[in-house]
Model confidence (mean pLDDT): 82 of 100. Transfer RNA from a Thermoplasmata archaeon, 75 nucleotides, folded computationally. The source organism's lineage runs through Archaea, Methanobacteriati, Thermoplasmatota and Thermoplasmata. Its Rfam family is "tRNA". Gene Ontology term of the family: triplet codon-amino acid adaptor activity. The sequence was found in a public genome assembly.
Formats: sequence, C1' cells, structure tokens
RNA sequence: GGGCCCGUAGCUUAGCCUGGCUGGAGCGACCGUCUUAUAAGCGGUAGGUCGACGGUUCAAAUCCGUCCGGGCCCA
Repeated sequence: GGGCCCGUAGCUUAGCCUGGCUGGAGCGACCGUCUUAUAAGCGGUAGGUCGACGGUUCAAAUCCGUCCGGGCCCA
C1' cells in the first nucleotide's frame, strides 16, 4: 500500500441479509420476596446519541459514502 471481517446497555450478544408498532436477551447493578443470616431461587426497576459525520427515504441499528478504532490475510 491492497483485500476482508467486526463496532448495539458496565460485560457477552440477538436484530442488519429483505428499512416500518415502544431495539430485546443473559450476566452484572439496585429494590422487593424468601432465610436466623448469606448464597441460590422468584418478582420488579433503572441502564442504549446502535463507533462518528453525511446522504437516500414519509421513515435508517438496518441501504450508500467518508472517516475513527480493533482484528485477520497478501505485498
């Protein structure tokens, strides 16, 4: 220098292909319940500018472009 893949909650991730009702789940956190107490179990709550910016569209996590960060391969 060239090619490919990945980036979504504190962590691990689904959804992206084929745009459309409030973007879900597990773990973790907090509250409650249970217990003599703790853990486990059960119930609930909070937590997301969907890497950034721009474009297309009535509508973008999703499609397109550029950039940023990480990884792999080739030279």